[in-house]
RNA sequence: AGAGUUUGAUCCUGGCUCAGGACGAACGCUGGCGGCGUGCUUAACACAUGCAAGUCGAACGAUGAAGUUAUGACGGAGGCUUCGGCCGACAGAAUAAUGGAAUAGUGGCGGACGGGUGAGUAACGCGUGAGUAACCUGCCUUUCAGAGAGGAAUAACAUUUGGAAACGAAUGGUAAUACCACAUAACAUUACGUUCUCGCAUGGGGAUGUAAUCAAAGAUUUUAUCGCUGAGAGAUGGACUCGCGUCCGAUUAGCUGGAUGGUGAGGUAACGGCCCACCAUGGCGACGAUCGGUAGCCGGACUGAGAGGUUGAACGGCCACAUUGGGACUGAGACACGGCCCAGACUCCUACGGGAGGCAGCAGUGGGGAAUAUUGCACAAUGGGGGAAACCCUGAUGCAGCAACGCCGCGUGAAGGAAGACGGUCUUCGGAUUGUAAACUUUUGUUCUUGGUGAAGAAAAAUGACGGUAGCCAAGGAGGAAGCCACGGCUAACUACGUGCCAGCAGCCGCGGUAAUACGUAGGUGGCAAGCGUUGUCCGGAAUUACUGGGUGUAAAGGGAGCGCAGGCGGGAAAUCAAGUUGGAUGUGAAAUGUCGGGGCUUAACCCCGGAACUGCAUCCAAAACUGAUAUUCUUGAGUGAAGUAGAGGUAGGCGGAAUUCCGAGUGUAGCGGUGAAAUGCGUAGAUAUUCGGAGGAACACCAGUGGCGAAGGCGGCCUACUGGGCUUUAACUGACGCUGAGGCUCGAAAGUGUGGGGAGCAAACAGGAUUAGAUACCCUGGUAGUCCACGCCGUAAACGAUGCUCACUGGAUCUUGGCGAUACACGGCCAGGGUUCAAGCGAAAGUAUUAAGUGAGCCACCUGGGGAGUACGUCGGCAACGAUGAAACUCAAAGGAAUUGACGGGGGCCCGCACAAGCGGAGGAACAUGUGGUUUAAUUCGAUGAUACGCGAGGAACCUUACCCGGGUUUAAAUGCAGGUUGCAUGAGGUGGAAACACCUCUUUCCCUCGGGACUACCUGCAAGGUGCUGCAUGGUUGUCGUCAGCUCGUGCCGUGAGGUGUCGGGUUAAGUCCCAUAACGAGCGCAACCCCUAUCGCCAGUUGCCAUCGGUUCAAGCCGGGCACUCUGUCGAGACUGCCACCGUAAGGUGCGAGGAAGGCGGGGAUGACGUCAAAUCAGCACGGCCCUUACACCCGGGGCGACACACGUGUUACAAUGGCCGGUACAGAGGGCAGCCACGGGGCGACCCGGAGCGAAUCUCUAAAGCCGGUCGUAGUUCGGACUGGAGUCUGCAACCCGACUCCACGAAGUUGGAUUCGCUAGUAAUCGCGCAUCAGCCAUGGCGCGGUGAAUACGUUCCCGGGCCUUGUACACACCGCCCGUCAAGCCAUGGAAGCCGGGAGUACCUGAAGAUCGUGACCGCGAGGAACGGGCUAGGGUAAUACCGGUAACUGGGGCUAAGUCGUAACAAGGUA
Repeated sequence: AGAGUUUGAUCCUGGCUCAGGACGAACGCUGGCGGCGUGCUUAACACAUGCAAGUCGAACGAUGAAGUUAUGACGGAGGCUUCGGCCGACAGAAUAAUGGAAUAGUGGCGGACGGGUGAGUAACGCGUGAGUAACCUGCCUUUCAGAGAGGAAUAACAUUUGGAAACGAAUGGUAAUACCACAUAACAUUACGUUCUCGCAUGGGGAUGUAAUCAAAGAUUUUAUCGCUGAGAGAUGGACUCGCGUCCGAUUAGCUGGAUGGUGAGGUAACGGCCCACCAUGGCGACGAUCGGUAGCCGGACUGAGAGGUUGAACGGCCACAUUGGGACUGAGACACGGCCCAGACUCCUACGGGAGGCAGCAGUGGGGAAUAUUGCACAAUGGGGGAAACCCUGAUGCAGCAACGCCGCGUGAAGGAAGACGGUCUUCGGAUUGUAAACUUUUGUUCUUGGUGAAGAAAAAUGACGGUAGCCAAGGAGGAAGCCACGGCUAACUACGUGCCAGCAGCCGCGGUAAUACGUAGGUGGCAAGCGUUGUCCGGAAUUACUGGGUGUAAAGGGAGCGCAGGCGGGAAAUCAAGUUGGAUGUGAAAUGUCGGGGCUUAACCCCGGAACUGCAUCCAAAACUGAUAUUCUUGAGUGAAGUAGAGGUAGGCGGAAUUCCGAGUGUAGCGGUGAAAUGCGUAGAUAUUCGGAGGAACACCAGUGGCGAAGGCGGCCUACUGGGCUUUAACUGACGCUGAGGCUCGAAAGUGUGGGGAGCAAACAGGAUUAGAUACCCUGGUAGUCCACGCCGUAAACGAUGCUCACUGGAUCUUGGCGAUACACGGCCAGGGUUCAAGCGAAAGUAUUAAGUGAGCCACCUGGGGAGUACGUCGGCAACGAUGAAACUCAAAGGAAUUGACGGGGGCCCGCACAAGCGGAGGAACAUGUGGUUUAAUUCGAUGAUACGCGAGGAACCUUACCCGGGUUUAAAUGCAGGUUGCAUGAGGUGGAAACACCUCUUUCCCUCGGGACUACCUGCAAGGUGCUGCAUGGUUGUCGUCAGCUCGUGCCGUGAGGUGUCGGGUUAAGUCCCAUAACGAGCGCAACCCCUAUCGCCAGUUGCCAUCGGUUCAAGCCGGGCACUCUGUCGAGACUGCCACCGUAAGGUGCGAGGAAGGCGGGGAUGACGUCAAAUCAGCACGGCCCUUACACCCGGGGCGACACACGUGUUACAAUGGCCGGUACAGAGGGCAGCCACGGGGCGACCCGGAGCGAAUCUCUAAAGCCGGUCGUAGUUCGGACUGGAGUCUGCAACCCGACUCCACGAAGUUGGAUUCGCUAGUAAUCGCGCAUCAGCCAUGGCGCGGUGAAUACGUUCCCGGGCCUUGUACACACCGCCCGUCAAGCCAUGGAAGCCGGGAGUACCUGAAGAUCGUGACCGCGAGGAACGGGCUAGGGUAAUACCGGUAACUGGGGCUAAGUCGUAACAAGGUA
């Protein structure tokens, strides 16, 4: 930094999509370690259990444990004993004293912090900067002053008592740092003064006088602290006010009643309508009020080059909230998360009377959800509360646990190692690749395991949850540790198999219909890596909302036009101010983050320190160029005046002629009218035509013009009146008065609409006639609204120059309107308009170009993919029609502009062709032959199907061919080979069965040798073989066709952003892109032509098998013989024709001529030769070939059948229909070919096909060989002496075999057919027509076919309008699969979203009325109290509840409206070409 995607290709516009980064993420697959972070985004849903706020006995009374001391009942080991008893350690009830642990209560401080959440809030809530002279502040610091002397209660406690409980009640009685009064007291407060001083105002500060009011508490190791009271100051924290900033919607435009202000009272820490009474009627709003929706705000975070955009998790600041709503109490501080009261919902307990509760604290549970952790340890550290302290409390916090959720770091080994192993995959079978990868050798130890040691964090001592953790040491051992995604393009990475528009993929384009690098799998490769992909969201790319940084003639987009309020912008000069602007200074811009420089953890992430920065806001000072403000001035912008001037400018009134129609009258007679052609219509009741007269309405020919006027719409006969604007000249006047213009107002074609007129012509609707498949159209005949007038409405148009208005500047040519200057004419200057054409520039191009779409300035309007849709809803306007404003869901990957090359056109121009025309002969009718379709069949094998299939593949289907069918049989036949195994045969002869193939049987039987074996044969297995099976849409080759048409291209240059163009176009000419001229082209290639073959003339040479003029011989005759090569002929080689010559035309190329000459004359005739390409044209069945398929069969062999069927249809032919003929007899003349399993002379036989003999000839030698023609005769227009089908009989020949299914011969039979409808084919000269001959294939032949050969031998062409095909140029195009194209709408079917709708349901906000808890407040206060006061009652306020009507929003709904989407539905043909009616 870009890329893909609209097209056949191109440029542009424009959307969609991708590559990047990020995340509190989730999901899929996978998962070794550590560090640092992070972890309910959803239900502000409900919560079991535990813990999260207590502490102080150094405030107080009370209780009073352990312990100690004393007395010591009872017991009692043991000892002594005179046995009576005594001593007695020990233990020890109890009592007293001491002691003081502990703590329920009173009291103090704390509980307003810390912790959580983001529901509400669009707000002084937050951010930033100010202000408070309008305020408060516990604990803390500091300063000053003080603490005298009293009193009355009340918890606890005791007794009694209520209740299930929670919790109380009564009586007695007690203390205080609890409470109360007194004294003292001011720098306190209040009131009234005096005085000084300060301030922007209200006002503040100080000094001072008088009066009034108000304090206190003590505790304790025993001597110093901690407390207490009043006051000042500070610090901290808070409260209030203000400037600026802070989302979307105008389809929310008006909102507001304590509302805005004043006075007074109340209330508060304090200002204030904060509250109340009275008075006034204000206040807010287009600079967006009000209403609706959404949302905690910020430091920051993500992204971005930046400007911006998005976001507000974690950390930090502020705010708000604590089950929902309301309320106050206490207090320095709350209207209070773990306080109170009330109401609502919910949950729990209950003895049913009544009570209890609030995890948005930490864990945890249920639920919701795609989704988010442990009912852990510790107060060791940091911090907080209480305390004098010890200490206690602390789910704050510090740690640990869980989770790849994120960031960072490390590892899964390293070096060597080619037989390039095995295996896998691919393969052209050679190999390639996986791949130094592995194995193997050597080595290391980060991690890991075990053992040992073992911190810092702790401060002067003690104290460590983490933790036996981090770290360190030793040993062990490569041992435990790699996946995920992708591989058609974008985008790095390719092959095989499977699948066969199926299964599937896909972010976009798009893949998949039998050879898929796109599906699935495998191998390989690429990328990232303990992760990798996917999904979602944000920014980027996107200059695709454009401030930086876009546009509007044709792509989306200029308002239909003007006037004009607000707003924005604004000419010259000098001056002042300092709002903007610029500079400096000061304050602030919290910390963290980011950045730079250092430092600490082994590194990094992370953390620490310092700097800069935080682009902002505020204040002060300075400057004065520019903008602004103020006042002054100027004239060039603008306007006024004066003098001229052109005009379909507007409005009203009047006048005019032509024409149409109608009416009256005359003349006149059978038609008129209308069309492509007709008909409807009019007309003998007299039309049309024509003449005269009259009526009425509308429009104004010629002039008339790319002409004029107007803001636009628009304006056209003539005259008059009124009236708007422009232009020119002048420079007297004003002195910036200007430009633009959201809203607003006015004007605004046609159609339409209301009322009243008018109505000739024209003419929606309508009627009829035509056309047509239909014709609700186009055409025709009629015809009503309307068109016209007056007065209203509507307010839209392709209202267009598809181009907003104004100003300035920027190069020419030419035409024109109006005016001026100058002027004899000519010339030609200035201003304002209207056109054409070309530069520069601009533009995607086409184009535009002083009338800009150029260069600049100002203002307004509008655009942001196509469709849905200018639709729906809402609102405004309108009588209505309708207009204005104006979405969304859903859907597509395009829609579009300009230009290019083609193709096409029922577009144009030029040209050619047996294309038409002019002719000749046919086809289409008949019969037959043949091919095809169809049908039939066991099979009727297959292919060819407009031209370009159909006497085509097939140039020979009885068997064979043969591919088809039926039946029988084989697993091999042919080519064979290799490998392995077994064997010793193979072969030959004969026989049986059978339709044959084939099967079976009998007989016969190897070679070489070094003895190891080998050769050969047969059998078995494997590899193989075979297939006319499929795909001509996988192919080669070959072929048809356009078309023997004249075209198709290239190199270099030039033009164009490019596709592409030029050349190849133009003017001539030609059969021809043939040639010439011209020319930004110059050349060249493939085609054309020529070179090749045949033919027409001649020459040279050669002379047998050809020929015979001359010489000789022979024969009935005959080149038959000698001889000859002159001629014919044959075969080589040459000549000849080139518009070369002449005349005319033309620049030339070339053309013309009954021209000359010549055998031939303008390409002499014919052939071969087929450019780039088109038709996925034909052929896998001629051959070859990829892939697929079959393998005791889809292969192979054999017999028979079929390809030959037959209601029918078509093509191509043959024979005819007859006299230009048929038949009979006589008679003449070819060419080109063929021939030994052949051609066959000649002779004989047969009516004949043919047969029997038989010479010659492998052929210029022999042989196969003419017919029409000519001569003569007959037939006489008839279904015939035409025609020959069909049928009967008899034969010949070929062949193994003529039944299906051959040809030929003879005799007999003798059908249709008398010249062929619509339509259609061939041919321009040795051609058509006609006549026969030959050949290939072939045993024979269904050949009338095909390919050749010669004989006889015409007619016609004015011409290019039309039909068909083609070439060139041009034009239009929405076509490019290219008109057999594209494409529109209704209907029918399915799916989707949506509008309307009787209604039904829900939601939030508000209004009115009723009711009204707690609560504070106000009032009253019989009752209690000595009193202060209290209970109680009442008033208004109010949460909540109820009722009512309305508005708004959402959901749903019978039915209904259109819309979108969906390979092959129906009907038509609207649009694109003149799209067939532009």

About this RNA: Predicted 3D model of a 1478-nucleotide RNA (small-subunit ribosomal RNA) from a metagenome. Its mean pLDDT, the model's own confidence on a scale to 100, is 82. The RNAcentral record of the sequence draws on SILVA.